[in-house]
RNA sequence: UAAGGCGGCCGGAUAGCUGCGCUGCGGAAAGGAACAUCCGCGGGUGAGGAAAGUCCGGGCUUCAAGAGAACAAAACACCAGAUAACGUCUGGCUGGAGCAAUCCAAGGGAAAGUGCCACAGAAACAUACCGCCCGGCUGCAUGUCGGGUAAGGUUGAAAAGGCGAGGUAAGAGCUCACCGCAAAAAUGGCAACAUUUUUGGCAAGGCAAACCCUGUUUGAAGCAAGACCAAAUUAGGGGCAUUCAAGUGUCGUUUUUUCGGCAAACUGAAUAAAGAAAGGAGCGUUCUCUCUCCUCUCCAGAGGUGGGUCGCGAUGAGCCGUGCAGCGAUGCCCGGCCCAGAUGAAUAGCUAUCGUCCCGGAUUUCCGGGAUACAGAACCCGGCUUAUAGGCUGCCUUGAGUU
Repeated sequence: UAAGGCGGCCGGAUAGCUGCGCUGCGGAAAGGAACAUCCGCGGGUGAGGAAAGUCCGGGCUUCAAGAGAACAAAACACCAGAUAACGUCUGGCUGGAGCAAUCCAAGGGAAAGUGCCACAGAAACAUACCGCCCGGCUGCAUGUCGGGUAAGGUUGAAAAGGCGAGGUAAGAGCUCACCGCAAAAAUGGCAACAUUUUUGGCAAGGCAAACCCUGUUUGAAGCAAGACCAAAUUAGGGGCAUUCAAGUGUCGUUUUUUCGGCAAACUGAAUAAAGAAAGGAGCGUUCUCUCUCCUCUCCAGAGGUGGGUCGCGAUGAGCCGUGCAGCGAUGCCCGGCCCAGAUGAAUAGCUAUCGUCCCGGAUUUCCGGGAUACAGAACCCGGCUUAUAGGCUGCCUUGAGUU
């Protein structure tokens, strides 16, 4: 100096004037359920690194009782750690990309099972299209028939491990050396794994972000959760068991009226006044056990959900700083700080000067013009993902040049 890799920080500043929200102190006013109003102080304080996405994990709240077993659904998946926890993060291992710094991985299982591999090609869990060798027809050429072969060629992402030598009629792990693969042992490492040695011609590819198998984990809903105050609000009516048989139904009788028998669904009358040794509800589903709560059943009907307070006076797995431990994520001790709390939704507007960037002119310092990113809290945290004008800065890799 050029190119690249991994991080960190800022992302407007100052002054004046005016205007908002919350809060502290003092005063006035008020005395209304909660609440609400005005004045003063040279009181305090007021949107983010992502507040976004709503993708994970929790704190907290309510419902849910717990234990055991089974099932369903979802998530994760190499090893060791961090953390409240996670699908996050840190450090390693393995595989891949890159000259490298570094980056990526949805990283358990393909001899449990099922399934897929288009097209091309002869053939995609299995082969013989071309080819090579041997024999016959045939003395030769050509053609044909039979047998052997999978080393060479075609196709493809992939064709019964790779390369070399020997061997063979021609070939083939057929044999040998090396590599690969599998197993065992030793060494190193907490481990994932790595290295070395020995043995074995050795299972026949890929895909599980295909179904699936294995292991581990997992209640639901959510601040519009939930708690409280004020205000407002009932005239209630039936049923169950027994008995009677007036109405009713039916049979017989009588010219008719009538009389008698039977029935008890409905209407009616009288008496009685129950229910629990039972049933139901309670976890994503089912079963068992214990436990808790509710309860005879039916019909009709009333008030409220446009007010207010709390949750939320925001103290938190909080922030900042030094030190110690650790490769690191992070943890611990000590010290300091309190940093929005709205509820149709405050945190702003104007002026001036400066900062940064871009363009034009000028050329030491200057002048003019323009621009100044992504984007606004709503219970609170830890992450991930996405967006971002511009500026400052640390470490590392590779190339060129100079000393």